[in-house]
Description:
Large-subunit ribosomal RNA, domain IV from a Bdellovibrionota bacterium, 350 nucleotides, folded computationally.
Context: one part of a larger RNA
RNA sequence: CUCUGGUUAAGGAACUCGGCAAAUUGACACCGUAACUUCGGAAGAAGGUGUGCCUAGAGCAGGUAAAUCGUGAACAGCGGAAGCAGAAAUAGGUCGCAGAGGCCAGGGGGUAGCGACUGUUUACUAAAAACACAGGGCACUGCAAAGUCGUAAGACGACGUAUAGUGUCUGACGCCUGCCCGGUGCUGGAAGGUUAAGGGAGAGGUCAACCGUUUGGUGAAGCCUGAUCCGAAGCCCCAGUAAACGGCGCACGCACCAUAACGGUCCCAAGGUAGCGAAAUUCCUUGUCGGGUAAACCUGACCUGCACGAAUGGCGUAACGACUUCCCCACUGUCUCAACCAGAGACUCG
Numbered sequence: 001c002u003c004u005g006g007u008u009a010a011g012g013a014a015c016u017c018g019g020c021a022a023a024u025u026g027a028c029a030c031c032g033u034a035a036c037u038u039c040g041g042a043a044g045a046a047g048g049u050g051u052g053c054c055u056a057g058a059g060c061a062g063g064u065a066a067a068u069c070g071u072g073a074a075c076a077g078c079g080g081a082a083g084c085a086g087a088a089a090u091a092g093g094u095c096g097c098a099g100a101g102g103c104c105a106g107g108g109g110g111u112a113g114c115g116a117c118u119g120u121u122u123a124c125u126a127a128a129a130a131c132a133c134a135g136g137g138c139a140c141u142g143c144a145a146a147g148u149c150g151u152a153a154g155a156c157g158a159c160g161u162a163u164a165g166u167g168u169c170u171g172a173c174g175c176c177u178g179c180c181c182g183g184u185g186c187u188g189g190a191a192g193g194u195u196a197a198g199g200g201a202g203a204g205g206u207c208a209a210c211c212g213u214u215u216g217g218u219g220a221a222g223c224c225u226g227a228u229c230c231g232a233a234g235c236c237c238c239a240g241u242a243a244a245c246g247g248c249g250c251a252c253g254c255a256c257c258a259u260a261a262c263g264g265u266c267c268c269a270a271g272g273u274a275g276c277g278a279a280a281u282u283c284c285u286u287g288u289c290g291g292g293u294a295a296a297c298c299u300g301a302c303c304u305g306c307a308c309g310a311a312u313g314g315c316g317u318a319a320c321g322a323c324u325u326c327c328c329c330a331c332u333g334u335c336u337c338a339a340c341c342a343g344a345g346a347c348u349c350g
Stems, first nucleotide, its partner, number of pairs: 001345008010336002014334001019331001027051005036041001038172001052094005063084002069079003095099001107329004112324002114321002119131002135170007147156003173316004178248003183245002185241005192236003198230002202225001204224003209218003249266001252263002275308001276305001287302005
């Protein structure tokens, strides 16, 4: 010097990203216990007091209960009852510095965020606000179900049957969930447009053969080509549908100024409703005001929302959380600022 333990004057978080670590608290009995609340909780809230031994209380209360007896139909039950074990309140006394005398054994309170909760997760850097969840919605599925695996046979779904099964979103509970179907998707429709295979009118190319023969001409079958017209689904088209994917404006004007209920105007499918808001979302920003502080983070409001917003859920919410933020009390070697003790290393010898 390092590690593992122990103690510490005065102060008590001044340490630090942060009370990380350590300390405090701790048992039992009694007293007492707030806001809030889904009336269950919160709660061991918080905060206090007592605790040894001796005597009395008292071999009492209460517990258990043999044999026998009584009652009874009964060896049931009940009554009485020997025995066995046996408190406490309370009162008085007594010893020590100290009586839950050692070990073991909650620190507490307030505020805000997120997630309702118990649960699950990255075996070996993440336990969470992530996943799940009960509850809610939508869609598909009538049974040889939809869906899934397999080339198939076949299997699961299910020896189930719409109070069932599958897919997907949301996530207890409370109050709610606005407007838009123009785009994309899905569902339905079928008048018109477009349109494949197929059908093959016609013409041409090629070519056996034939005629002529210097180059040429005619040309069957086959192959290639192929118009009008007929022709399904799909697409175009017409509707519906947003707890489907998604979307939810701009600029101008009032007689002091500022603001704009109001007015006219442009665009759009429709122009963000309720609620919330510098927020796990706010760039400017340490916004402004209030509370708290010597001061920041925190918190209550305001609304100028760069760029919240309603099941990609919105806003609240008791209880819960090895979650996150801030504050207070208690407590402490975290610190001011270090010291000492014990053990194990380091170091020396071997």
Its Rfam family is "Bacterial large subunit ribosomal RNA". Rfam links the family to the GO terms structural constituent of ribosome and ribosome. The coordinates come from a structure-prediction model, not an experiment, and the mean pLDDT is 85. Taxonomically the source falls in Bdellovibrionota (Bacteria, Pseudomonadati). RNAcentral holds the full RNA, with entries from ENA.